[in-house]
RNA sequence: GACAAAGGCAAACCAUUCGAAAGAAUGGGGCGCAAAGCCAUGGGCCCUGAGUAAAAUGGGUUGCCAGGCUGCCGAA
Repeated sequence: GACAAAGGCAAACCAUUCGAAAGAAUGGGGCGCAAAGCCAUGGGCCCUGAGUAAAAUGGGUUGCCAGGCUGCCGAA
């Protein structure tokens, strides 16, 4: 970051399974993505939380943002 090339990933939804839940995995599917590759480190959001409320603790989300590491091509 190209009206380029070779590729890659895979939203919603559906089926099955796991989970208290958020959500995750596999298969189908394709909204989109120049890191939509990896890391839960700092925030945000979601679940849990109790005695009416609030918090802590624990869990999730890297396709919410930032940060760190790594990768394909080579026009302007």